[in-house]
Molecule: small-subunit ribosomal RNA
Organism: metagenome
RNA sequence: AGAGUUUGAUCCUGGCUCAGGAUGAACGCUGGCGGCGUGCUUAACACAUGCAAGUCGAACGAAGCACUCUAUUUGAUUUCCUUCGGGAUUGAUUAUUUUGUGACUGAGUGGCGGACGGGUGAGUAACGCGUGGGUAACCUGCCUUGUACAGGGGGAUAACAGUUGGAAACGGCUGCUAAUACCGCAUAAGCGCACAGUACCGCAUGGUAUAGUGUGAAAAACUCCGGUGGUAUAAGAUGGACCCGCGUUUGAUUAGCUAGUUGGUGGGGCAACGGCCUACCAAGGCGACGAUCAAUAGCCGACCUGAGAGGGUGACUGACCACAUUGGGACUGAGACACGGCCCAAGCUCCUACGGGAGGCAGCAGUGGGGAAUAUUGCACAAUGGGCGAAAGCCUGAUGCAGCGACGCCGCGUGAGCGAAGAAGUAUUUCGGUAUGUAAAGCUCUAUCAGCAGGGAAGAUAAUGACGGUACCUGACUAAGAAGCACCGGCUAAAUACGUGCCAGCAGCCGCGGUAAUACGUAUGGUGCAAGCGUUAUCCGGAUUUACUGGGUGUAAAGGGAGCGCAGGCGGUGCGGCAAGUCUGAUGUGAAAGCCCGGGGCUCAACCCCGGUACUGCAUUGGAAACUGUCGUACUAGAGUGUCGGAGGGGUAAGCGGAAUUCCUAGUGUAGCGGUGAAAUGCGUAGAUAUUAGGAGGAACACCAGUGGCGAAGGCGGCUUACUGGACGAUAACUGACGCUGAGGCUCGAAAGCGUGGGGAGCAAACAGGAUUAGAUACCCUGGUAGUCCACGCCGUAAACGAUGAAUACUAGGUGUCGGGAGGCAUUGCCUUUCGGUGCCGUCGCAAACGCAGUAAGUAUUCCACCUGGGGAGUACGUUCGCAAGAAUGAAACUCAAAGGAAUUGACGGGGACCUGCACAAGCGGAGGAACAUGUGGUUUAAUUCGAUGAUACGCGAGGAACCUUACCCGGGCUCAAACGUCGGGCGAAUCAUCCUGAAAGGGGUGAGCCAGCAAUGGCGGCCGACGAGGUGCUGCAUGGUUGUCGUCAGCUCGUGCCGUGAGGUGUCGGCUUAAGUGCCAUAACGAGCGCAACCCCCGCGUCCAGUUGCCAGCGAUUGAAGUCGGGCACUCUGGACGGACUGCCGGCGCAAGCCGCGAGGAAGGCGGGGAUGACGUCAAAUCAGCACGGCCCUUACGUCCGGGGCGACACACGUGUUACAAUGGCGUGGAACAGAGGGAAGCCACCUGGCGACAGGGAGCGGAACCCGAAAACACGUCUCAGUUCGGAUUGGAGUCUGCAACUCGACUCCAUGAAGCUGGAUUCGCUAGUAAUCGCGCAUCAGCCAUGGCGCGGUGAAUACGUUCCCGGGCCUUGUACACACCGCCCGUCAAGCCAUGGGAGCCGGGAGUGCCUGAAGGCCGUAACCGCAAGGAGCGGUCAAGGGUAAGACUGGUGACUGGGGCUAAGUCGUAACAAGGUA
Repeated sequence: AGAGUUUGAUCCUGGCUCAGGAUGAACGCUGGCGGCGUGCUUAACACAUGCAAGUCGAACGAAGCACUCUAUUUGAUUUCCUUCGGGAUUGAUUAUUUUGUGACUGAGUGGCGGACGGGUGAGUAACGCGUGGGUAACCUGCCUUGUACAGGGGGAUAACAGUUGGAAACGGCUGCUAAUACCGCAUAAGCGCACAGUACCGCAUGGUAUAGUGUGAAAAACUCCGGUGGUAUAAGAUGGACCCGCGUUUGAUUAGCUAGUUGGUGGGGCAACGGCCUACCAAGGCGACGAUCAAUAGCCGACCUGAGAGGGUGACUGACCACAUUGGGACUGAGACACGGCCCAAGCUCCUACGGGAGGCAGCAGUGGGGAAUAUUGCACAAUGGGCGAAAGCCUGAUGCAGCGACGCCGCGUGAGCGAAGAAGUAUUUCGGUAUGUAAAGCUCUAUCAGCAGGGAAGAUAAUGACGGUACCUGACUAAGAAGCACCGGCUAAAUACGUGCCAGCAGCCGCGGUAAUACGUAUGGUGCAAGCGUUAUCCGGAUUUACUGGGUGUAAAGGGAGCGCAGGCGGUGCGGCAAGUCUGAUGUGAAAGCCCGGGGCUCAACCCCGGUACUGCAUUGGAAACUGUCGUACUAGAGUGUCGGAGGGGUAAGCGGAAUUCCUAGUGUAGCGGUGAAAUGCGUAGAUAUUAGGAGGAACACCAGUGGCGAAGGCGGCUUACUGGACGAUAACUGACGCUGAGGCUCGAAAGCGUGGGGAGCAAACAGGAUUAGAUACCCUGGUAGUCCACGCCGUAAACGAUGAAUACUAGGUGUCGGGAGGCAUUGCCUUUCGGUGCCGUCGCAAACGCAGUAAGUAUUCCACCUGGGGAGUACGUUCGCAAGAAUGAAACUCAAAGGAAUUGACGGGGACCUGCACAAGCGGAGGAACAUGUGGUUUAAUUCGAUGAUACGCGAGGAACCUUACCCGGGCUCAAACGUCGGGCGAAUCAUCCUGAAAGGGGUGAGCCAGCAAUGGCGGCCGACGAGGUGCUGCAUGGUUGUCGUCAGCUCGUGCCGUGAGGUGUCGGCUUAAGUGCCAUAACGAGCGCAACCCCCGCGUCCAGUUGCCAGCGAUUGAAGUCGGGCACUCUGGACGGACUGCCGGCGCAAGCCGCGAGGAAGGCGGGGAUGACGUCAAAUCAGCACGGCCCUUACGUCCGGGGCGACACACGUGUUACAAUGGCGUGGAACAGAGGGAAGCCACCUGGCGACAGGGAGCGGAACCCGAAAACACGUCUCAGUUCGGAUUGGAGUCUGCAACUCGACUCCAUGAAGCUGGAUUCGCUAGUAAUCGCGCAUCAGCCAUGGCGCGGUGAAUACGUUCCCGGGCCUUGUACACACCGCCCGUCAAGCCAUGGGAGCCGGGAGUGCCUGAAGGCCGUAACCGCAAGGAGCGGUCAAGGGUAAGACUGGUGACUGGGGCUAAGUCGUAACAAGGUA
């Protein structure tokens, strides 16, 4: 950075698609390790269970526990004394009590904290957020710094005890008690409030300082005596509150909204301002700079993408906001209208003893559900941070960690070196090989990760480590445990084989698949990425495809039908002021994180840390003054006014005129008129048409008339008058920027149409009739009503077009024309110049090209309108306008990969011009009718083998089907097998004869016999073995070769140059000429090639050479006759080589090429006649059955042998022929004729004999200029006399001949007899232009014979006609149109029928959210208040007000569904027509 896709190709426009990057992703296949991140995008759905907010005993009382202390009680036990009764003493234990202590326990009062932290994004289009300001309109617990204080009292209340209600939750009553709980009183530095001063200051209200008077309000203690805590106040810090400027999605098919609404005054309320609330007053406020309404949405730092500008997003992380099941409400408090607080209502769930209660995971885990989809009911407070506390400490699902998931990013590994016998396997193959591939094996080496063992941190300043025996280090050990996914037709890196056969399937776009698929599936190989790879979804990019950067509007989508004009936008010259825009400096801010740059830390990286830029913005302030703006002043070049002048179908109204059509009246006059391609309908003997005269009426104004005039456009045309608009020229007196454009708005606006009233001659939708036609609701004709005309009122659209908005300025020329002016020359006028219009050509420039080009589509500026793929669709719905018709505005679903513009080459045209051909015409003869022959179709058949099928198949392959051929059918055989080739072995002379069976093939059997050569060996025939098989089976759409056709038409191309962005063009066009792209001239072309022509062959004339089998002039011989013989080569002839013809000569025309000439000469004259020769290409033309050949198929058969049958069938249809229909003839006779080219040995056969004859029997010559085959028509004579015949010969009967193994199916010929159709052929159609047509016979190939009347040749006789190119057909060249390119046998439109899809209407039905009215009205605040409570402050209760929710009512908006209905789209081969593209057959 681009690429693919519209076309036969090209350029452009334009959409669709791809390559890139990204993601909180999901799905498929696969999966080794680690680090760092990240993980309900859906149901703000419902939640079991556990935990997530407590703490303080240094505020307080009481209780329990433990220890201690004091006192009393009890009195086990000890000791002493003893009168043995007891006394003294000791004191375990028990009970009570006092004091103190506590790392103790759980309630309660009290304090602080539960307003932080954590979650979510429902709502919100808003001062919610962002950014910058303001508060002289505010609050702020804990914290910091000051200042000043803390005196003295009081009464309660929980806990507790008793009692009582209840299932429970939770209470009630009575009694006792403490405080840093609560309440008065005192004090007041300072503070608040009220009043009236002074000074200073401010953007307004006002603020600050200060003195005075009046008035109001404080405090709590604890203590280890260090302190901690308390009150008031002033400041700071922090956190908040409110206000303002700017910015912040879509829709106008949402245009009007608003009643506390906007403002004021008084009052209330608040921390504070404020309609925040209330009473009254006024009637305001918002809105095209988009109000209101609807839809969607948390916003930002940032993230993704992008060169940037932008576009998209708002996960994680950070800031702000909002919310906590839904709705409402307040309480407490410094702070809440409070996620783990309270009250009420609603819904849901749970408990219940049915009376009542309880709950809120959008905290962390977890569950169900939804979903394509998202984790553990983990560990720890060790760190960081938070709450409470003086502290120890407690709490902390914040947080730190771990677990799960390739979800993402980053890093590492799956080994490294050597190793060619290029192993095996696999794939392919032209069978040689090639690829996998140094890859493997093998040898040597290493150990990152994982595994094993040992050591072992930092994170922690004294102690304290969840992570964790973790990171990391060391050692030993084994190449072991660790590679997949997608793709390989082009875009896009990478190909082959097999399978499949428009099937299965692929596909992002183009598209692939119908038997050789690099595109489907598999395999091998390759390419790419890699622990991932693909797919799907979404976003940006590419896309300059919404264009600010950076697009367009003549024809591709797109200029409003035109004007006036409000708002808005833009705006001439000079000077001066200001400084809003603009430029510049400074300051503040633009949080952190992120991006970028430079460093640093984890082994690197990801990640993290530090520093610096940057954050393009906003605000404040100093300056500058060119430009824009604004104010002032001045000017005249823009604009306007005045004066003079001419031009004009400009407009409106009134009047007038002649020609023509029609009608009426009258006259003349008679049979038609009219109309058409041709007709008919129609009019006319009741007198038309025609003609003459008079009259009526309506409409339109010939000539002039002109790319001439006027108008804004639509539009305007006889003449006159009246009124009236605009433009132009001249002049330079006046105003002094007054201008341009113009969303909405207003006005005008062809034709048609509508309403009312007139009018109505002609024309003429509808309609009727006549034609045409397959039909003809059309085109053509005859009629004819609305309408066309007038007046008034609507409509408001057109290919309303220059398909070109308006305005201004600038930018070579040339030439017309219209209206003015100036100058010069000049008797009609011409020249030069200047304004304004209107045309043509053209330079630069522009444009995709076509084209535009001072009247721009050029160069610039200003303003408006419009466009963004095709279809659906200018449709639906909604709205506005309209009497209606309808107009304006104007979508979506769905569907396609194009639709389109300009130009190019072809092809085509019922387009044009020119030329040509037996193309037509002019002629001659045929075909189409008959019979037969032959080929084909069809039918039939066991088979009727196959192919050829418009021209270009059909007497074609086939130049010859009785068997064979033969490929078909039936039957019988064979299978390494018939035939052939090669090789080897062995046998045998070659081979011959013969028997049985059989239809034959085949099968079985008998007998005889070995060759050549000295030899080596060779030959031949059976047998055996091996290798090659064979196929007329398929595909001519896999092919070669060959052939047909356009067409013997004159075309088809190339090199270099030039033109064009290009396809392409030029050359090759034009003029003349030719049979010809044949030649000449001209020419941005100059040359060349394949074709044309010529060179080749035959015929026509001559010369030379040669002279037998040909010939015979002269010489001789001979005969009954004859070149028969000698001889000769002169002639004819034969067959070889040359010559000859070239517009060369003459005349005319022409530049030339060339043409013309009953010109010459010449055998031949303008290509002398004929043949061979077929350019580039077209028809997927024909042929796989002539041959060859790829692939596929069959292999005891789709091969092969044999016998028989069939290819020969026969209702019929077609093609090609033969014979005829007769007198230009038939028949007969006879006479006498005259060719050419060929053929001949298994042959041609003279001649003789026999037979009516086919032919047979004899038999000479000839492998040929020698012999043989051999003419007919014509000519002469006779006969027939127009008839189904003396025409015609089919068919049939009989008898034969010949070929052949064999003539039944199925041969030809001969003779006798029979004697059909047919009397010249409809529509239509074929050949031929001179030795041609026509006619007559002859020959040859194939071949035993022949179905040959066919084919190929040969000669004999021998015409007619061509004015000419209008028409039919084919072709060539030029040009034109085209929507065709498979190319007119093209393309293509609409209805109907079928299927599918989305959608509009629709009686209705069912929802949803929002708003409004009325009724009701919880909790709660506020207001009021007599009875009750309290000493009091106050409270309860009651009433009122506001009000969530509920009920109800009428509408608006929006969704779903609906019988039926409307059109639309899509869908290889349906129906009917043929509307469009060519003059598309009616432009």